[in-house]
RNA sequence: GGGGUAUAGCUCAAUGAUAGAGCACUUGAUUUGCACUCAAGGGGUUGUGGGUUUGAGUCCCAUUACUUCC
Numbered sequence: 001g002g003g004g005u006a007u008a009g010c011u012c013a014a015u016g017a018u019a020g021a022g023c024a025c026u027u028g029a030u031u032u033g034c035a036c037u038c039a040a041g042g043g044g045u046u047g048u049g050g051g052u053u054u055g056a057g058u059c060c061c062a063u064u065a066c067u068u069c070c
Base pairs, nucleotide, nucleotide: 001069002068003067004066005065006064009023010022011021012020017054025041026040027039028038029037047063048062049061050060051059
């Protein structure tokens, strides 16, 4: 110097139009108790800053961290 990744506690989705799933967590049911199972619930400045757009996780620019190549 070039490429890639960054979204819930973890692993990951999401055609420019309501940010979701699994696991985890909390509460309740079940049990002598735990686990399993069932029901309900909480949790997000989409790394950061700016731009485009009626509207940005998504498009553009810069930047930070990690990773890879030279």
Molecule: transfer RNA
Organism: bovine gut metagenome